[in-house]
RNA sequence: CGAGUCGGCCAGGCAAUCGCCGGUAACGCCCGAGAUAUCGGACGUUGCGGGAGGAAAGUCCGGGCUCCACAGGACAAGGUGCCAGGUAAUCCCUGGGGGGCGUGAGCCCACGGAAAGUGCAACAGAAAGUAAACCGCCUACGUCGCGCGUGCGCGGCCGGUAAGGGUGAAAAGGUGCGGUAAGAGCGCACCGCGCGGGUGGCAACAUGCCGCGGCUAGGUAAACCCCGCCUGGAGCAAGGCCAAAUAGGAACCCCGUGACGUGGUCCGCGUCGGGUUCGGGUAGGCUGCUUGAGACGUUCGGUGACGGACGUCCUAGAUGAAUGAUUGCCCGGGCAUCGCUGAUGCCUCGACAGAACCCGGCUUAUCGGCCGACUCGCACU
Numbered sequence: 001c002g003a004g005u006c007g008g009c010c011a012g013g014c015a016a017u018c019g020c021c022g023g024u025a026a027c028g029c030c031c032g033a034g035a036u037a038u039c040g041g042a043c044g045u046u047g048c049g050g051g052a053g054g055a056a057a058g059u060c061c062g063g064g065c066u067c068c069a070c071a072g073g074a075c076a077a078g079g080u081g082c083c084a085g086g087u088a089a090u091c092c093c094u095g096g097g098g099g100g101c102g103u104g105a106g107c108c109c110a111c112g113g114a115a116a117g118u119g120c121a122a123c124a125g126a127a128a129g130u131a132a133a134c135c136g137c138c139u140a141c142g143u144c145g146c147g148c149g150u151g152c153g154c155g156g157c158c159g160g161u162a163a164g165g166g167u168g169a170a171a172a173g174g175u176g177c178g179g180u181a182a183g184a185g186c187g188c189a190c191c192g193c194g195c196g197g198g199u200g201g202c203a204a205c206a207u208g209c210c211g212c213g214g215c216u217a218g219g220u221a222a223a224c225c226c227c228g229c230c231u232g233g234a235g236c237a238a239g240g241c242c243a244a245a246u247a248g249g250a251a252c253c254c255c256g257u258g259a260c261g262u263g264g265u266c267c268g269c270g271u272c273g274g275g276u277u278c279g280g281g282u283a284g285g286c287u288g289c290u291u292g293a294g295a296c297g298u299u300c301g302g303u304g305a306c307g308g309a310c311g312u313c314c315u316a317g318a319u320g321a322a323u324g325a326u327u328g329c330c331c332g333g334g335c336a337u338c339g340c341u342g343a344u345g346c347c348u349c350g351a352c353a354g355a356a357c358c359c360g361g362c363u364u365a366u367c368g369g370c371c372g373a374c375u376c377g378c379a380c381u
Base pairs, nucleotide, nucleotide: 001377002376003375004374005373006372007371008370009369010368012330013329014328015327016326017325018324020051021050023048024047025046026045027044028043030041031040032039033038053352057363058362060361061360062359063358064357065235066234067233068232077231078230079229080228081227082096083095084094085093086092097111098109099108100107101106112226113225117224118223119220120219134165135164136161137160138159142157143156144155145154146153147152148151173191174190175189176188177187178186192215193213194212195211196210197209198207199206200205239287240286241285242284249278250277251276252275253274254273258272259271260270261269262268294313295312296311297310298309299308300307301306331350332349333347334346335345336344337343338342
């Protein structure tokens, strides 16, 4: 200098004017309670101060909080799956093991079980798991025919063979020597694989250690399944409080000169009417609501995730839903022109996006840029 890997950070800045949503102080005005004191509340004006994110998103996991349910056991259903740790908890994070990719820094893995059972495998191929003879190789053994030099050659049948070719993602461990008619773990050596033991490690696991097995057991479980572990349901429209109008309900009172029914008539009884009080629910309002597994700094422990101690700080709370608009200057970017290390002009250029009970993760979206650590290549000293 070029190419790359990992981690962290910023998310245009400043000013003026006009607005929006909370808080707070003063003033004004109104309402309610009360005793002219005073207290509480609504509205308005002015001042002061605050006002989106790294993902506020998707709602995919995990928790807090709230209400409901809940003796215990088994099954089902769903989730999860190497080991150890972290955490309030997790499908998250950290460290480690194993496998795969990369020259490397590093990255990726749904990573229990395929010698319990069932299923599946397109196309190609002779054969795809009860594994398999298409080409090729062989003709020792058995049998038939022919030939002759009479125990050999050739051809056929019955066969043998997984070493070679071909098909396939995958074809019954690999290399070599022996062996054979030709071959073959058929035998042997080495490598590989599996099992048992030893050793190291908390463990997953590893193993230039020892012994055994000729190799038996192909793949697929985000296919059914088996094994281990985990799991109550609904969610802030949770939940709590206050509480109109209208309708209906309950209790008491009024009408004794009301109406209707019962009845021959009166009393009585029932229904209708008026009033007061009470209770439930609705509209609406208040609360839950933002001080919390909180943020920042220092320090200690730990490889690390993280944890402890101390100090400082308070940092949106809306509800048809605020957090914005305009102008100017600067910063960065793009384009054009010129006298090109620059200047000038123009730009409907400055991303993704928008809190809604809160928090921890994951995933997805994202203009441009900054910082740190590391790797590879080339050149020079």
Annotation: This is a predicted structure of a 381-nucleotide RNA (Bacterial RNase P class A) from a Pseudomonadales bacterium. Its Rfam family is "Bacterial RNase P class A". Rfam classes the family as a ribozyme.